Predicted 3D model of a 97-nucleotide RNA (Glycine riboswitch aptamer) from a Pseudomonadota bacterium. Rfam family: Glycine riboswitch aptamer. Gene Ontology term of the family: glycine biosynthetic process. Rfam describes the family as follows. This family represents the bacterial glycine riboswitch. It was read from a public genome assembly, where an Rfam model found it. The prediction has a mean pLDDT of 80.
RNA sequence: AAUAAGUCUGUCCGGAGAGGGUCUGGCCGCAGGGCCGGAACGCCGAAGGCGCAAUUUCCGCCCGGAAACGCUCAGGCAAAAGAACGGCAGGCGGCGG
Numbered sequence: 001a002a003u004a005a006g007u008c009u010g011u012c013c014g015g016a017g018a019g020g021g022u023c024u025g026g027c028c029g030c031a032g033g034g035c036c037g038g039a040a041c042g043c044c045g046a047a048g049g050c051g052c053a054a055u056u057u058c059c060g061c062c063c064g065g066a067a068a069c070g071c072u073c074a075g076g077c078a079a080a081a082g083a084a085c086g087g088c089a090g091g092c093g094g095c096g097g
Base pairs, nucleotide, nucleotide: 006092007091008090009089010088012087013086014085019041022039023038024037025036026035027034028033042077043076044075048073049071050070051069056067057066058065059064060063
């Protein structure tokens, strides 16, 4: 001086899945119906969380760890919002030379 791994940020872009079901209380409405809350059941996994017990994959060594794997506590099941992850931009960083 400044590249890589890594890491943080973002009114940015993309981003899946599963009952717009049932019952019930209240409110609004002439009515069809709508809104909010609660309950039970059925589902989803990609905020977060938990676990390597199984499977698969990845990273190290011969047995460990991690995950997009599993579990669903939380969250979610029309739209909206959110969303791991990826892209883009910026900051930090500074293998190595």